[in-house]
This record gives sequence, structure tokens and C1' cells, in this order.
RNA sequence: GGAGUCGGCCGGGCAGCCGCGGUUGCGUUUCUGCGAGCGUCCUAAAAGGACGCCCCGCGGUGCGUAGCGGAGGAAAGUCCGGGCUCCACAGGACAGGGUGCCAGAUAACGUCUGGACGGUGCGAACCGAUGGAAAGUGCCACAGAAAACAUACCGCCCAACUGGUCCACCAGUGGGUAAGGGUGAAAAGGUGCGGUAAGAGCGCACCGCGUUCGUGGUAACACGAACGGCAGGGUAAACCCCACCCGGAGCAAGACCAAAUAGGAAUCCUAUGGUGUGGUCCGCACUGGAUUCGGGUAGGUCGCUUGAGUCGCGCGGUGACGCGCGUCCCAGAUGAAUGGUUGCCUUUGACAGAACCCGGCUUACAGGCCGGCUCCCAUC
Repeated sequence: GGAGUCGGCCGGGCAGCCGCGGUUGCGUUUCUGCGAGCGUCCUAAAAGGACGCCCCGCGGUGCGUAGCGGAGGAAAGUCCGGGCUCCACAGGACAGGGUGCCAGAUAACGUCUGGACGGUGCGAACCGAUGGAAAGUGCCACAGAAAACAUACCGCCCAACUGGUCCACCAGUGGGUAAGGGUGAAAAGGUGCGGUAAGAGCGCACCGCGUUCGUGGUAACACGAACGGCAGGGUAAACCCCACCCGGAGCAAGACCAAAUAGGAAUCCUAUGGUGUGGUCCGCACUGGAUUCGGGUAGGUCGCUUGAGUCGCGCGGUGACGCGCGUCCCAGAUGAAUGGUUGCCUUUGACAGAACCCGGCUUACAGGCCGGCUCCCAUC
């Protein structure tokens, strides 16, 4: 100097004017709720009730004014997990679904951290749908003799018989063979030596595979030794087996207030029935359910933002993360709020807008900044 890889951050800024929504304070009283007060009526009276007046007190709402805050790293996807709310118990079993090496973190997860093993890369790094094929079933196109109770296309051999032939040799019958060649992703484990008529784990050495033991490690696993010629391969993102996990529905959940209507009609089952938040059965609880037609309401308030929270420091841990101390408050709309305009600066602006909240994963992203590590080239 170049190329790469991993991690972090920003993602238009400043000022003026007008405007939008939230919150707090002050003022006002347009409208209004409750309480108190006054008057009239209901009553013989009391209590209580109805109606009217009234802003005296506390609120709501409207208006004005001042202060403070006001979309994201992904708000996207709706793929996982939870918090929260409701359904009596969410009880048992089956079916069904999810995860799939080991150990940890976490509220939890299919996420993350560390490690083991396998693969890609010179490397830093990256990827892994990573349990079981000796429980069983299925599948492996085409090609090829043959894809499994394996097979013999081209081959190799003749210790046997027959014919030709002086012999060697050739052909046929029969037998032996799977080492060589071919096909294919994959063909009776691989390489080498010996042996054989020719061959073959037939024998031997090493490797592979299996079993057992030892050492290290929490473990996955690694290393070593002994024994065994050895169940031919792949595929479970095929069925299946094994281990662990799983109530359901969802803020349009749910709670409260106000108002209106038709306390509606018909049909069926009816305690041996029916209902009870995915399916089936059992248990348990309750005592009515189901279907169709028709009518009323669709308003307001809460839920709604202080959180498994942010940031800083210290301690523990390889790390994810945990603990302690301190600090900060950081959107709550409801047809849906942050816009318009002027000037200057500038990387000349990408992907893109909360709707109950949070932890992840995945996808999109113009441009800019910072740091660690790896490789190559040149010079000293």
C1' cells in the first nucleotide's frame, strides 16, 4: 500500500415564524356532574322523594397562557417465546404438535454463550435440519450383469472329460472365480505383501468397523490397549423408534358508566339429557341448552405506559450474563398527533411511521465514522 473478515456507532444538522398531539401549572367559566343552600309540591308531621333556582365547594369539558417531552434500527414479517387479561379445576390419558450433540445463561424460547464433532476457506473466520440404520417397513431414477436372500456383460483359470493337434495350443461340455475392465453418486471395506490352477480377509501388516477395558474431561468426546475377520452402502428435511417439552383464546383480551329496545316469536333435545375456551375419552362442576327469524345499541372512561427499563461505575464469570451502588423518565394517538415555510451548513440522504408491552430470529438499507484480527506485495 492492497485484499478480506468480525464487532460497534450515526443515518441529515442549526436558527426564525406559523401549526399539531400529550403532560404540568396558572387564569377564565362556554357547557355540565356530584355535594351543599334556597323556594314550591307530595304528607297532619318527620324521614324521604319530584321540580326549579343557584357556580358556594370539588371535578369534567371548552378557551387562553407559560414550561417540559413527542416514532425505529429495523417501528417491517407475524416466525418463536413470555408478561398481562379472561375461561370453575387448565386434573388424567390418547391423538396431535415442537425441539433434537454436551454444558450453561435467561421470565422463557426453536434464542444466546462456551465447548465437542463434521464441512468450506491459505487464513482470520463462516456454516451445520448434529439422537437412532444391529427394532421394523419403505425408497435409491437412468445406466449397468447386478442396487440385496446380490449378480456374471467383457473377462481370468482347467487339478476333470471329449475332439483337433508331434508338443505348445484351440474349441466344446462341465467346474472354479469376483482380484482386473465397464456402468453409476454409490457395486461383497481400502492399500501393500504372501498364497493360489486362477482368485478371494484365504493369511499377514497398517488403516477402517465392532466389543471390552484404561486414562483425561461435569459431559459431548479424545487418546491408548486388547480381542474379533467383520453385521455390504446411503437415506429418518421418508414412515418409524427414543429422550425432553406443550390447557385455550387473545387489548377487537377484559372492567366500569350512560342510553335504548321486544322480559320477542318458532322448532328440536330435555336429567339415561345438556353445558362447561382446539379434537376424543375419563374425571369433576353446574343445571338447562341448540338452531332459525325479528328488534335495540355501536356512546364514554379505564386498560394505556415506571418497565424481566435506560445509562454510568464497581465486583464475579472464558462468555452469554448476574449482583451491588448511583442516575434518568424516554410517545400514548383513537379515522389515527411531530407538518409547512425561510436562511445557513452538509455525508446532497437509503430502508422506512408506534397503536398493550417486552426478549429474540428473519428480511430491507444510499452514505459515513471507529476498532480488532488475517493474508498478499514492496522497502528498511

The prediction has a mean pLDDT of 77. The RNA shown here (Bacterial RNase P class A) has 380 nucleotides and comes from a Pseudomonadota bacterium. Of the family's consensus pairs, 97% are formed in the model. Rfam family: Bacterial RNase P class A. Gene Ontology terms of the family: dimeric ribonuclease P complex, tRNA processing and ribonuclease P activity. The source organism's lineage runs through Bacteria, Pseudomonadati and Pseudomonadota.